FMN riboswitch aptamer (RFN element) from Pediococcus pentosaceus, 125 nucleotides, folded computationally. Of the family's consensus pairs, 97% are formed in the model. The organism belongs to Pediococcus, within Bacteria.
RNA sequence: GUUCAUCUUCAAGGGGCAGGGUGCGAUUCCCGACCGGUGGUAAAGUCCAUGAGCUGUCAUUCGUGAUGGCUGAUUCGGUGAAAUUCCGAAACCGAUAGUUAAAGUCUAGAUAAAGGAAGAUUGAA
Numbered sequence: 001g002u003u004c005a006u007c008u009u010c011a012a013g014g015g016g017c018a019g020g021g022u023g024c025g026a027u028u029c030c031c032g033a034c035c036g037g038u039g040g041u042a043a044a045g046u047c048c049a050u051g052a053g054c055u056g057u058c059a060u061u062c063g064u065g066a067u068g069g070c071u072g073a074u075u076c077g078g079u080g081a082a083a084u085u086c087c088g089a090a091a092c093c094g095a096u097a098g099u100u101a102a103a104g105u106c107u108a109g110a111u112a113a114a115g116g117a118a119g120a121u122u123g124a125a
Base pairs, nucleotide, nucleotide: 002125003124004123005121006120007119008118009117010116019031020030021029033105034104035094036093037050038049039048040047045092046091053070054069055068056067057066058065059064074090075089076088077087078086096108097107098106
């Protein structure tokens, strides 16, 4: 000096029903419209991971911590050394709780989480 680990601080902290129908009542139903977190990889909502959610086990000062499991959806053609990522076309998917009526889009957990930057420390290589 570099890499890994740990800690602190900072910035940031996802988008989306226009128009219409039924109805006492729906941004929840129907027609239609719209949206796509973070890291990796030829540029990805659909690959591989990761996060919100659910859950098992262990520990606990009962605050929580550690460690497992589960969790949606894509094909065809083209270019190329390389693309389920680009181009063309056609599809598909969307947690939990709430609600005068069933929600990817409203409200809530969420000033969250993952991820990024800077710095510090000790340990290891």